[in-house]
Context: one part of a larger RNA
RNA sequence: GGUUUAUAAUGGAUGACUUGGCAGACACAGGCGAUGAAGGACGUGGUCAGCUGCGAUAAGCUUCGGGGAGCCGCAAAUAGGCUUUGAUCCGGAGAUCUCCGAAUGGGACAACCCAACCGGGCUCAUACCCGGUUACCCCGCCUUGAAUAAAAUAGAAGCGGGGAGCUAAACGAGGCGAAUUGAAACAUCUAAGUAGCCUUUAGGAAAAGAAACCGAAUGGGAUUCUCUUAGUAGCGGCGAGCGAAGAGAGAACAGGCUAAAUCCCGACGUUCACGUCGGGAGGUUGCGGGACUUCAAUGUGGUACGCAAUGAGAUAGCAGAGGUGUUUGAAAAAACACGCCAUAGAGUGUGAGAGCCACGUAUGCGAAAUCUCAAAGCGGCCUAGAAGGAUCCCAAGUACUGCCGGGCACGGGAAAUCUGGCAGGAAUCUGGCCCGACCAUGGGCUAAGCCUAAAUACUCGGUCUGACCGAAAGGGAACAAGUACCGUGAGGGAAAGUUGAAAAGAACCCCGGGAGGGGAGUGAAAUAGAACCUGAAAUUAUAAACCU
Numbered sequence: 001g002g003u004u005u006a007u008a009a010u011g012g013a014u015g016a017c018u019u020g021g022c023a024g025a026c027a028c029a030g031g032c033g034a035u036g037a038a039g040g041a042c043g044u045g046g047u048c049a050g051c052u053g054c055g056a057u058a059a060g061c062u063u064c065g066g067g068g069a070g071c072c073g074c075a076a077a078u079a080g081g082c083u084u085u086g087a088u089c090c091g092g093a094g095a096u097c098u099c100c101g102a103a104u105g106g107g108a109c110a111a112c113c114c115a116a117c118c119g120g121g122c123u124c125a126u127a128c129c130c131g132g133u134u135a136c137c138c139c140g141c142c143u144u145g146a147a148u149a150a151a152a153u154a155g156a157a158g159c160g161g162g163g164a165g166c167u168a169a170a171c172g173a174g175g176c177g178a179a180u181u182g183a184a185a186c187a188u189c190u191a192a193g194u195a196g197c198c199u200u201u202a203g204g205a206a207a208a209g210a211a212a213c214c215g216a217a218u219g220g221g222a223u224u225c226u227c228u229u230a231g232u233a234g235c236g237g238c239g240a241g242c243g244a245a246g247a248g249a250g251a252a253c254a255g256g257c258u259a260a261a262u263c264c265c266g267a268c269g270u271u272c273a274c275g276u277c278g279g280g281a282g283g284u285u286g287c288g289g290g291a292c293u294u295c296a297a298u299g300u301g302g303u304a305c306g307c308a309a310u311g312a313g314a315u316a317g318c319a320g321a322g323g324u325g326u327u328u329g330a331a332a333a334a335a336c337a338c339g340c341c342a343u344a345g346a347g348u349g350u351g352a353g354a355g356c357c358a359c360g361u362a363u364g365c366g367a368a369a370u371c372u373c374a375a376a377g378c379g380g381c382c383u384a385g386a387a388g389g390a391u392c393c394c395a396a397g398u399a400c401u402g403c404c405g406g407g408c409a410c411g412g413g414a415a416a417u418c419u420g421g422c423a424g425g426a427a428u429c430u431g432g433c434c435c436g437a438c439c440a441u442g443g444g445c446u447a448a449g450c451c452u453a454a455a456u457a458c459u460c461g462g463u464c465u466g467a468c469c470g471a472a473a474g475g476g477a478a479c480a481a482g483u484a485c486c487g488u489g490a491g492g493g494a495a496a497g498u499u500g501a502a503a504a505g506a507a508c509c510c511c512g513g514g515a516g517g518g519g520a521g522u523g524a525a526a527u528a529g530a531a532c533c534u535g536a537a538a539u540u541a542u543a544a545a546c547c548u
Stems, first nucleotide, its partner, number of pairs: 001547009015533001016498002020469002022466005028461001029459002031166002039100003042055003046078002050074002061094006070082003105114003115134007136163006143156002171203001172201002174198003182189001186237001213220002224251004234242002255451003258395001262281008286429001288394004292388004301382003305379003310374006317365003323338005339356002341345001347359003400424007410436001431446005485492002505532001508519004
């Protein structure tokens, strides 16, 4: 110096555990805000630094319910209180709710500064204090009201209503809109109308939607979503790639209202015959419809609107069966013995594996108050036919055409259909549009107005479940976690769980300045002693044996 063994130390792997996460299913909810939100600052406890709660009425106030013996949060202790005259606690409804923040009286470097008016307090009077009001924009009403003679308008005061901001890093619609990449380079193309942005805009869903459809059948019959059709038909430097639709099968189903013609009323212009505007009636579709004229009916159905008896549910809860003994042990729920309940043998806890110990579970029941859903009924609203064929109406800078774009699976193509800009610019049913250039024949439909539930998308939040994780995992966060810390800032971002059944957390003595230790004591155990379950390895010390 090394090897091995033993005993300790160091270290915190492993095992066991779980307060926390993750994922899915289901149902609810899907908003909050000028009645001041979300989020904060500062306060608030007898003693209080943090978290939580709350707001100068400040771990709370009132009331209505529940509940029934203890309580004054996490969180000990002490002081002091509360409570069967029902506290603490749980739920409903209220009160209070500083300052900042859309922040809104004015200002400002957020949580601060400075006001005006009205009312009140104090004062001899100010100062000072308290309460209320005072931002901007839009709409309506009302009173007024210029330039300009009248009228009108602009404008002004007052009153009433609305908006603003936040979010759930989700889902919708709209606008703007890449590049990496692929094409084995690259430019058309692709990625992709994706990501991203929006000083556009929502809703609990949104969007779409009742054929100027589909496309060829003797047909179907709003929209949306799924499967399929089909990687088909097609598109494509016919490269890479892109990629339908009708039909078929399902989910869900629901249809309505205007404009016009015509008539009535009112106002204005006109001068009565006409025009414009406002209101009412009328009318709403393609076997064309309506107006109009002539007949006929007085009831029948419907409803997506309002109120609502009543019922159900949500927000606290209540009842809820059934076991004892012996042994081992620190402890019985274990073993043994003999029982019991079960519409309850889900689960968790209790000093070790408990149907019968506790909480529960099956089952049954329950609301003063607020909310949600369904809903008889009531109200509101909607709702009919036949014939005639002379006249009138049937959505205009629209349809359509040309040029240039966009979008359709379709890259300009034979390129229809849809759509934007510019230019031109119809018809009214003997009218129009479409059926993939275009024409004919045949067929379908009725544009240029509006609304419309469900099936569909998503999940911050709730409940339940798991061949999900188990502390280097699972969320970044099981702990004072978006904390400590870093950064001027945007932003980045940790580590850190476990004594024991119970603190019974080691009185007292000894060494020591202390730290620490030795006794004593507690405990089943202290090599469970707070640097605390288990306690691996590397590593260190001591001892012994052996090798050199």

Model confidence (mean pLDDT): 81 of 100. Large-subunit ribosomal RNA, domain I from a Candidatus Omnitrophota bacterium, 548 nucleotides, folded computationally. The full RNA is in RNAcentral, with records from ENA. Lineage of the source: Bacteria > Pseudomonadati > Candidatus Omnitrophota.